Source information
Model confidence (mean pLDDT): 79 of 100. This is a predicted complex of two RNAs, RNase P RNA and transfer RNA, with 409 nucleotides together. It holds a member of the Rfam family "Bacterial RNase P class A". By type it is a ribozyme.
[in-house]
RNA sequence: UAAGCAAGCCGUUUGACCGCUUCGAUAACGAAGAGGAAAGUCCGAGCUCCAUAGGGCAGAAUGCCAGAUAACGUCUGGUGGAGGCAACUCCAAGGAAAGUGCAACAGAAAGGAAACCGCUUUCGCAGGAAAGUAAGGAUGAAAGGGUGAGGUAAGAGCUCACCGGCGGACAGGCAACUGUUCGGAUGUGUAAACCCCAUUCGGAGCAAGACUAAAAAAGAGCGCUAUGCAGCGGCCCGCUGUGCUCGUGGUAAGUCGCUUUAGGCAUCCGGCGACGGAAUGUCAAGAUAGAUGGUCAUUAAAACAGAACUCGGCUUAUGAGCUUGCUUAUUUU
RNA sequence: GACUCUGUAGCUCAGCUGGAAGAGCGCUACCCUGACACGGUAGAGGUCAUCGGUUCAAGCCCGGUCAGAGUCACCA
Numbered sequence: 001u002a003a004g005c006a007a008g009c010c011g012u013u014u015g016a017c018c019g020c021u022u023c024g025a026u027a028a029c030g031a032a033g034a035g036g037a038a039a040g041u042c043c044g045a046g047c048u049c050c051a052u053a054g055g056g057c058a059g060a061a062u063g064c065c066a067g068a069u070a071a072c073g074u075c076u077g078g079u080g081g082a083g084g085c086a087a088c089u090c091c092a093a094g095g096a097a098a099g100u101g102c103a104a105c106a107g108a109a110a111g112g113a114a115a116c117c118g119c120u121u122u123c124g125c126a127g128g129a130a131a132g133u134a135a136g137g138a139u140g141a142a143a144g145g146g147u148g149a150g151g152u153a154a155g156a157g158c159u160c161a162c163c164g165g166c167g168g169a170c171a172g173g174c175a176a177c178u179g180u181u182c183g184g185a186u187g188u189g190u191a192a193a194c195c196c197c198a199u200u201c202g203g204a205g206c207a208a209g210a211c212u213a214a215a216a217a218a219g220a221g222c223g224c225u226a227u228g229c230a231g232c233g234g235c236c237c238g239c240u241g242u243g244c245u246c247g248u249g250g251u252a253a254g255u256c257g258c259u260u261u262a263g264g265c266a267u268c269c270g271g272c273g274a275c276g277g278a279a280u281g282u283c284a285a286g287a288u289a290g291a292u293g294g295u296c297a298u299u300a301a302a303a304c305a306g307a308a309c310u311c312g313g314c315u316u317a318u319g320a321g322c323u324u325g326c327u328u329a330u331u332u333u
Numbered sequence: 334g335a336c337u338c339u340g341u342a343g344c345u346c347a348g349c350u351g352g353a354a355g356a357g358c359g360c361u362a363c364c365c366u367g368a369c370a371c372g373g374u375a376g377a378g379g380u381c382a383u384c385g386g387u388u389c390a391a392g393c394c395c396g397g398u399c400a401g402a403g404u405c406a407c408c409a
């Protein structure tokens, strides 16, 4: 210098004028006022009510190992596999030797198999027939380990060596796993098919729910004290309650839940790290038809997009750039 | 705001044990008719919403995204 890899930062700046929401008791005045994703609602929780959430079956989710965490399908560190010269990145990664299913078409044969061509032997004058054979051809996504040598009528784990795979022992490691060594010729793929194993899971959701206030009217049908119905979204038990459907009328008022909490940031300590601990300092939207905006100037330019109970993640969308570390190649010293 | 469901031909819908995508209406051409309709014959028309993954093979199984639809206040 070029190409690349990883991590992180920012989310136009400043000023003037006019507005909106909350707080300071009100006015004046002052202070504060959207995001990195506030989004999708895909996971996990807090909180609230239904039994302080109960038992069994069914069902669902997760799935290498160890750890972090309130919890998780998230994160961190490793193991194994795949890609890359490398920095580094990616992986829903248990079990196919518990069992069942499936493998269309093609092909002789699709899973403890099979002889279409070929090869070999025998019979036959010959066309051909019988037997042997999985080396070779052909079909297919896949043909019952691979390479080489011996062996044979031709062949074949038939025999041997090495490699792969399986099982045992020993060593290292918390473990996943790795290494060494021994053994017997050694049953394909699919579990994001059923299934098996292990672990976890009760349901509803702030329109949850609690309190205050106000107003109006018209009932009808079903069920009839429990083998029913509801809470309890599948079933049984159990617990609690007594109802369900349609219609009619009224209210759409206020307070709490509601924003200071599993809070954020900085410094220090522990840990490779996710993260944890202690103290100090500092920071902080809360509406209810829903505030956080508009105009002008400045600037080379402004994307994706806007809170509605609250957090931790994941995923997706996104502008102009900047910073740090590392790798490879080339050149110069 | 919360919850639930759907997407296959122009329209309405099938498709299931994963193995070459179907029906009805509509459309086009031809036949029939003097002409039209009806009727008959033949045909066209598909990014199975979209992007990935699993598998030999995906409309179907799994995940993400997009679009559309539906339900939900309290009291008597």
Stems, first nucleotide, its partner, number of pairs: 001329009014297005020033005035304001039315002042313005047205004054237004059201005064078005079093001080091004094196002099194002101190003116137002118133006145163006164186001166183007209256004219246004228242004248409004263283005268277003334405007343358004352389001360376005382398005